A computed fold for a 470-nucleotide part of an RNA from an uncultured bacterium, annotated as small-subunit ribosomal RNA, 3' major domain. The RNAcentral record of the full RNA draws on ENA, Greengenes and SILVA. Model confidence (mean pLDDT): 84 of 100. Its Rfam family is "Bacterial small subunit ribosomal RNA". Its family is annotated with structural constituent of ribosome and ribosome in the Gene Ontology.
Context: one part of a larger RNA
RNA sequence: UGACGGGGGCCCGCACAAGCGGAGGAGCAUGUGGUUUAAUUCGAUGAUACGCGAGGAACCUUACCCGGGCUUGAAAGUUAGUGAAGUAUCCAGAGAUGGAUACGUCCUUCGGGACACGAAACUAGGUGCUGCAUGGCUGUCGUCAGCUCGUGCCGUGAGGUGUUGGGUUAAGUCCCGCAACGAGCGCAACCCCUAUGUUUAGUUGCCAGCACAUUAUGGUGGGGACUCUAAACAGACUGCCCGCGCAAGCGGAGAGGAAGGUGGGGACGACGUCAAGUCAUCAUGGCCCUUACGUCCGGGGCUACACACGUGCUACAAUGGUCGGUACAGAGGGCAGCUACUUAGCAAUAAGAUGCCAAUCUCCAAAAGCCGAUCACAGUUCGGAUAGAGGUCUGCAACUCGACCUCUUGAAGUUGGAUUCGCUAGUAAUCGCAUAUCAGCAAUGACGCGGUGAAUACGUUCCCGGGCCU
Repeated sequence: UGACGGGGGCCCGCACAAGCGGAGGAGCAUGUGGUUUAAUUCGAUGAUACGCGAGGAACCUUACCCGGGCUUGAAAGUUAGUGAAGUAUCCAGAGAUGGAUACGUCCUUCGGGACACGAAACUAGGUGCUGCAUGGCUGUCGUCAGCUCGUGCCGUGAGGUGUUGGGUUAAGUCCCGCAACGAGCGCAACCCCUAUGUUUAGUUGCCAGCACAUUAUGGUGGGGACUCUAAACAGACUGCCCGCGCAAGCGGAGAGGAAGGUGGGGACGACGUCAAGUCAUCAUGGCCCUUACGUCCGGGGCUACACACGUGCUACAAUGGUCGGUACAGAGGGCAGCUACUUAGCAAUAAGAUGCCAAUCUCCAAAAGCCGAUCACAGUUCGGAUAGAGGUCUGCAACUCGACCUCUUGAAGUUGGAUUCGCUAGUAAUCGCAUAUCAGCAAUGACGCGGUGAAUACGUUCCCGGGCCU
C1' cells in the first nucleotide's frame, strides 16, 4: 500500500423477509459423468461446465473405428508436353477406382487463350501437440462506481494528498468545506425501439359522407376524415406552485400534461481479476507426421446402458377432461418457394388448379376465452409411457437411426424428504404464433412475437454478494 477478520460505522442488490410459481418423487426429451465398445471423435468442469461449441449426427457433416485404394497428392500457384471440353453405353468392383466402345475436334488479332490429361521440380496437406509461447474473440466480478494522471504540497523513503470530511444521489451524481488546483477512462447524455401530438404523403385502411354492384365482402367509382404505414418536427427540463434546506437536493393523491422526477426497454461493460475459456471458427511462434498423424471411398460409430447428476417437457385432474358452436393478435417467412380453391382419403397426405418476387397473393387455424352438452372424484371419459398392426412423406437410401397419421394397447404417477431456484408490473403465472438451421427431422431446445393477467415488500436483525470510511 493492499487483502483478510465468526472487528466497528454507513449504504446497496429478488440478498433475506413478505408473496406467487417451480425443481428435488413419476414417465419421457436432452446434456454430462461413469461403464461398455473396434470406435462410442474432440472441447467445456464451483459460482463463470452439464437443451454448452452443435442456429439441425440416417449417407454427407465427421474430426472416431474396420476394411479397400492413392502418393506432387482431394484443392490452389509456376514451368515444358499432349489433347478441345464433353456426352452416351458396356464390363469388373461395396464404392473409390480401373478398362473398353461410339459420337465429338473449341475460340483466335495465328503470338496465343479457356478447359482437360499427364511427367518432373518447387511449393502442398495435418480438426496432430502446446490457450502455461500468442493475436483476435468471449465469460466473470458487474452496468458494481469505481480506476488513474499532470503540476503543486507533505514524507529520508515505500507512498500520501487530490479521491478524505458534512450533506445528497441510481451514480467519484451534485453541493459545501478543505494544500490542493485541474484533467482523463468510467457514470449520465448523445444512438435505437416504445408511450402522445402536429405536418407531409396515400395502389393498406374507410359506407366516415356520396354513388354502383352483389346472397355476401372496400368488390368498383370516388375520398384522405379516421385507423395505419414512414419520414421530419414538437414534447419532460424538478421547467411552474407549496413546504424544508446555506446549497445540492428532498417531500406533496399539487397544477398542467399522453407521459413526472433516469417514463419503460435495448445497445453500450472503466483500470483490472481468474497463467479463466478457445491452437477444433480464424490467424499464428515453436515442436511433430510426410507411400502418412495427409487424402478418396464403402460400412459402422458419435443414438450403446446395472447406474449417478444437471436442464426441460407432460402429468397426477372438476379453476379439469371430451364433444359441438363462436370471437379477438402481433411479429416474421415465401420462386427448384409459400400456396388459395376443388376433388379423393377418418387422417398424415395425394391429384388437379390459381394468385404472388408480395402493406396487393399466401403460410394463417391463433390458443387460452365465450356459449351449450356430458363426465361426479374413480387410477377414472385423469394420465399418456410402452408395445402390436396398417399407412403417409422427405430422401440414392429410413435395419442400426427420421418425422407424421389411423386403429388397438394402456405403464408409472393421487402434489413429491433433506434441500433448492426464478420473479417487484404489463412483471410472475398461463396461452398460443413465427423464425434461423433445414431435403426431412428426433425442437419439449434457442431466439423473437403478441393474448389473458396477479400477489407481496413491515423492514434490514440474520444468510449471500458488493461499495465507502476505519